[in-house]
Context: one part of a larger RNA
RNA sequence: CGCAUACGGUGGAUGCCUUGGCAGUAAGAGGCGAUGAAGGACGUAGUAGUCUGCGAAAAGCUUCGGGGAGUAGACAAACAUGCAUUGAUCCGGAGAUGUCCGAAUGGGAAAACCCAACCAAGUUUACUUGGUUAUCGUAAGCUGAAUUCAUAGGUUUACGAGGCAAACGUGGGGAACUGAAACAUCUCAGUACCUACAGGAAAAGAAAUCAACCGAGAUUCUGUUAGUAGCGGCGAGCGAACGCGGAACAGCCCAGUUAUCAAAACGUUCAACAUUUUAAAAGAAGCCAUUGGAAAUUGGCGCCAUAGAAGGUGAUAGCCCUGUAUUUGAAAGGGUGUUGAGCGGGGAUAACGAAGAGUAGGUCGGGACACGAGAAAUCCUGGCUGAAGAUGGGGGGACCAUCCUCCAAGGCUAAAUACUCCUUACUGACCGAUAGUGAACCAGUACCGUGAGGGAAAGGCGAAAAGAACCCCGGAGAGGGGAGUGAAAUAGAACCUGAAACCGUAUGCGU
Numbered sequence: 001c002g003c004a005u006a007c008g009g010u011g012g013a014u015g016c017c018u019u020g021g022c023a024g025u026a027a028g029a030g031g032c033g034a035u036g037a038a039g040g041a042c043g044u045a046g047u048a049g050u051c052u053g054c055g056a057a058a059a060g061c062u063u064c065g066g067g068g069a070g071u072a073g074a075c076a077a078a079c080a081u082g083c084a085u086u087g088a089u090c091c092g093g094a095g096a097u098g099u100c101c102g103a104a105u106g107g108g109a110a111a112a113c114c115c116a117a118c119c120a121a122g123u124u125u126a127c128u129u130g131g132u133u134a135u136c137g138u139a140a141g142c143u144g145a146a147u148u149c150a151u152a153g154g155u156u157u158a159c160g161a162g163g164c165a166a167a168c169g170u171g172g173g174g175a176a177c178u179g180a181a182a183c184a185u186c187u188c189a190g191u192a193c194c195u196a197c198a199g200g201a202a203a204a205g206a207a208a209u210c211a212a213c214c215g216a217g218a219u220u221c222u223g224u225u226a227g228u229a230g231c232g233g234c235g236a237g238c239g240a241a242c243g244c245g246g247a248a249c250a251g252c253c254c255a256g257u258u259a260u261c262a263a264a265a266c267g268u269u270c271a272a273c274a275u276u277u278u279a280a281a282a283g284a285a286g287c288c289a290u291u292g293g294a295a296a297u298u299g300g301c302g303c304c305a306u307a308g309a310a311g312g313u314g315a316u317a318g319c320c321c322u323g324u325a326u327u328u329g330a331a332a333g334g335g336u337g338u339u340g341a342g343c344g345g346g347g348a349u350a351a352c353g354a355a356g357a358g359u360a361g362g363u364c365g366g367g368a369c370a371c372g373a374g375a376a377a378u379c380c381u382g383g384c385u386g387a388a389g390a391u392g393g394g395g396g397g398a399c400c401a402u403c404c405u406c407c408a409a410g411g412c413u414a415a416a417u418a419c420u421c422c423u424u425a426c427u428g429a430c431c432g433a434u435a436g437u438g439a440a441c442c443a444g445u446a447c448c449g450u451g452a453g454g455g456a457a458a459g460g461c462g463a464a465a466a467g468a469a470c471c472c473c474g475g476a477g478a479g480g481g482g483a484g485u486g487a488a489a490u491a492g493a494a495c496c497u498g499a500a501a502c503c504g505u506a507u508g509c510g511u
Stems, first nucleotide, its partner, number of pairs: 001510009015496001016460002020431002022428007029420002031164002039101003042055003046079002049075003061095006070083003106115003116133008135161009168199001169197005179186001183233001209216002220247005230238002251412003254356001256352006266344013280328003286301004302319002304308001310322003361385008371397001392407005447454002467495001470482004
C1' cells in the first nucleotide's frame, strides 16, 4: 500500500411526519377613501430586542350581548405588581380615542420635518386648548376693469371630485423579437405595453337585421355548420356567415296637443314580519384483564348511534377530550325579500298629429369588416361636396330591373357571459422541505446593485425538559469521563432515522 472482516468518524441521502403551499367545489362579497384610504414612520407593557396588537385615552377605554375560572399576546423563562364568581382574561356587535407622513388638502420641504394666518374659549398677558384656511368642477350670491351698459376678473357659501386596489370590461394610442427556413406586402397582433374611465359585472341590445319567393323576429354566451365558403408575395398563413341544437329571455321612452281616468314604475327614509349573517349553548354510549415506558393493541363481557366526519390524548379510541348528527340561540349591527307609511317622482287609455340634415349618398385619402383595392358590396370618417322627406328612403356582395324586406341620421334596458385581492365551509388517484408559493422557519427578509431591479439558504431531541444536581481531567476553557433522568442518551441540545462518496482504528492475508 492492496483485499477482507469488525468497529468508528464525517456527511445528510432515504424513510416517516407537517405548521405551509397548490388546484378546486358551494355560498358570500365585489370595493376602501377628505368622517383622511392603501401603505408607512415614530411611539406604546415594570424589565433590553423582535413580532403581534394598539395610538399621548397607546398589548388598550366605554357600552351591549356571549361565556364561566382562572388570568395580564408570542419568541420566553424568571422576578415584581396586579385583576378575578360584586363575573376577570377571552369571543362577538356598537361606540370613543386615533401622534406624524402619505390623495395630503394652511404655506414649504430632502416623506414621517420646518414655518404660519384667522376665529372662539380660557387664563398666569403671553401663552394654552379647540376649530378653520389646498385645487378643480357645479350651483347660488356679493362685487367688478380696459369701456357707458356689460363682460372678463375677484370673492363668499353649499355640494361634489381627487388617491389606492388582484383579475375581469369599454374606449384612445400601439410595438418588436418571431414565422415566411433570407426579406419588403403579409405574420406575430390590434397581442404585449402605455393611457382615460366604469361596474359588480362591463359591453351589446329591441332591425333602415337576416333570408330567399319559404320564412325568421332585440342582444349576449355556447355546440355545430367548418378548418367549409373565402382571403392570401394564392407563400407563410388568416378564416367567416346563413342555418340547426342549447343557455337565458323583456321590452320600452323622447322629439306633442286635446280629452278621460288615475296618482303606477322607480329612488330614499322608517316600521312590521320572514329569512340570513356577525359570538355561542345543549349534545348519546366502557369497563376489566394481558403485553408494554405508556393502551387507544390483544382477550373478555357490554353500550350508543338522525352522532362510525375529523383532530387530539405516552402505539391503532364510535363510547377519554375537543367535536360530529340533531336541536336551540342575538341586547346590538349588517344583507335579502314581502307588506305598509312619509318624501321625491311623474303614469295609463283614446283621438289627431309628428316621426331625428351639413345627415344619407358621392369623390379623394385612410381604417374596420375572415375579405391584403380586388369585380368589392357593407360599416367608420380627415378634406371637398351634398339629397329625398312615406306618392319617400335604406338593404338584399360591382351595377341595372323586377320582387322581397326594413325605416338610419335620438335614448334606456334585467338574465344567460368574464374574473377573484378577499370571507366562510368543504374536497383532492395534488406536493411533502432540492418537492409544494420565491417564502412551512420573523421572506420579498439577509445579501447584491447608483438605480430600475435581482433575490437566497434555513423544518423534526423526548410522551413529558424529566435539558444532565454532584464528582473528575482541563485554561474559572473547548471537549470529555463518571453519576443521575429517561423505554432509549450511538435520543444530549452540532439532538428522529442516519445511505454513499471521503477519512480512520483493530485483526487476518498478500506484497
Description:
Large-subunit ribosomal RNA, domain I from a Gammaproteobacteria bacterium, 511 nucleotides, folded computationally. Model confidence (mean pLDDT): 87 of 100. The RNAcentral record of the full RNA draws on ENA.